This is a predicted structure of a 477-nucleotide part of an RNA (small-subunit ribosomal RNA, 5' domain) from Hippophae salicifolia. NCBI's taxonomy places the organism under Eukaryota, Streptophyta, Spermatophyta, rosids, Hippophae. It matches the Rfam family "Bacterial small subunit ribosomal RNA". Model confidence (mean pLDDT): 84 of 100.
Context: one part of a larger RNA
């Protein structure tokens, strides 16, 4: 010199494009962030004078809440990266082969009633289904065989049809498991290990396996660093360097782990589940003292911590997700706007002419020199600014549908108008004089400077460097 998610003092006009709690995984007021289907279903309500019809929906039922979003506490590990492997699972989707016969009993809602401050809970009676159960059937499965076990659901439409349901086979995508290599520091950590290492029987899992258990053997790891201790999410990358290397792991992308702390299972194709459940704990709130409610490391926002990091905004118009036959609905994902010179990029703060070399400042060897064509003045232009008119695209091949947005942009009017600072000037290092001070006050990266002529302190004039920034500090190469 370079780099940064930077900060601090000074200064600051406009645009594009990115980025924005690195600290307390600290505590959180408020709002929103996961729903949807009436073409599964019995009720109820509304509109209409009534029927019919349409709309809405608390409950039952289905699918989705395992995705998406956030964070990096833990983890030195098959966690990640890479290369292989065999003993596995897979909702929705695609391809393909079959099937859906006959019956039944309930439970919510609703109604009545009881308890309770509330959250909520109990009792009685009724009822539907793509909810539940039984029988039959089966190219599945277990078994040497005999034999045993296990399915199904309808709905819409005038109809043609269409869409769901059950059992097989294959695929795609996804997931679980095993292994080789690689992955930070310390030996002032040298020994560690008892389900420990292996075998047999049994159990267990979707699957392999000391995964678990009984018995048997005494193994297994380790100076090629085990064990212990410290630190740490990993990687693609980022940054620096000619490279080899070093440092780093913000944003974006993959994987992993976590969702107040610790533990547990339930449901499910999939979780041991951030906005599900249960138990314990700490904390907060409510209480009629018997109880009960909560979890921002989602988006905004608040207190606190800190040198330090934004709006309690707009829209589902686009992309993507969920549900649905669809229209829709929903989505703090996302798309956008707002704030911040926090980084990068390009542009501007005027152009041309103009000497009486004006006034004024500073220096002077008092003649002059310099600031300086700089200003004034003349003329031109309008990026930007301001006023007004018009005005998009991103919408997807019928039409309709635009949050951003009356934005970008266009045209016209106006007028140089609205727009320059910061640091430095002894050497390193580009840029010098005067005044004040007098080892004082100060400066300082380093060498050093200042004790009465300081180019090194302070101010002034001038100069140099970079420029909407410029210095300092921190970290890193």
């Nucleotide at each position: 010199a370079g780099a940064u998610g930077a900060a601090c003092g000074c200064u600051g006009g406009a645009g594009g494009c990115a980025u924005g709690c690195u600290u307390a995984a600290u505590a959180c007021a408020u709002g929103c962030a996961a729903g949807u289907c009436g073409a599964a279903u019995g009720g109820g309500a509304a509109a209409u004078g009534g029927u019919g019809u349409u709309u809405c929906u608390a409950g039952u039922g289905g699918c989705a809440g395992a995705c998406g979003u956030g964070u990096g506490a833990g983890u030195a590990a098959c966690g990640c990266g890479u290369a292989a492997g065999a003993a596995c699972c897979u909702u929705c989707c695609c391809u393909u082969g079959g099937g859906a016969g006959g019956g039944g009993a309930a439970c919510a809602a609703c109604a009545g009633u009881u308890a309770a401050a509330a959250a909520u809970a109990g009792c009685u009676a009724c009822u539907a289904a793509u909810a539940c159960c039984c029988c039959g059937u089966a190219g599945g499965u277990u078994g040497a065989g005999g034999a045993g076990c296990a399915a199904a659901a309808g709905a819409a439409g005038g109809a043609a049809u269409c869409u769901g349901c059950c059992c097989g086979a294959g695929g795609a995508g996804g997931g679980g498991c095993u292994u080789g290599c690689a992955u930070u520091u310390g030996a002032u950590u040298a020994a560690c290990u008892a389900g420990u290492u292996g075998g047999u029987g049994a159990g267990g899992c979707g699957a392999u396996a000391g995964c678990u258990u009984a018995c048997c053997a005494a193994g297994g790891u380790g100076a090629u660093g085990a064990u212990c201790a410290g630190u740490a999410g990993c990687u693609a990358g980022u940054u620096u360097g000619a490279g080899a290397g070093g440092a780093u792991g913000a944003u974006c992308a993959u994987c992993c782990a976590c969702a107040c702390u610790a533990g547990g299972a339930c449901u499910c194709a999939g979780a041991c589940a951030u906005g599900g459940c249960c138990c314990a704990g700490a904390c907060u709130c409510c209480u009629a003292c018997g109880c009960g409610a909560g979890g921002c490391a989602g988006c905004a926002g608040u207190g606190g911590g800190g040198a330090a990091u934004u709006u309690u905004c707009c829209a589902c118009a686009a992309u993507g997700g969920g549900c649905g036959a669809a229209a829709u609905c929903u989505u703090g994902a996302u798309a956008g706007a707002g704030c911040a010179a926090c980084a990068c990029c390009g542009g501007g703060u005027g152009g041309a002419g103009g000497u009486a070399g004006a006034a004024g400042g500073c220096c002077u060897a008092a003649g002059g020199g310099u600031c300086g064509u700089g200003a004034a003045c003349u003329u031109c232009u309008u990026u930007u600014c301001u006023c007004a008119u018009a005005a998009a695209a991103u919408a997807a091949g019928u039409a309709a549908u635009g949050a951003c947005a009356g934005u970008a942009u266009c045209u016209g009017g106006g007028g140089a108008a609205u727009a320059a600072g910061c640091a430095u000037c002894g050497g390193c290092u580009a840029a010098c004089u005067c005044u004040a001070u007098g080892c004082c006050a100060a400066c300082a990266g380093u060498c050093a400077c200042a004790a009465u002529a300081a180019u090194a302190u302070a101010g002034a004039g001038g100069a140099u460097g970079c420029a909407a920034g410029a210095g300092u500090u921190a970290u890193u190469c």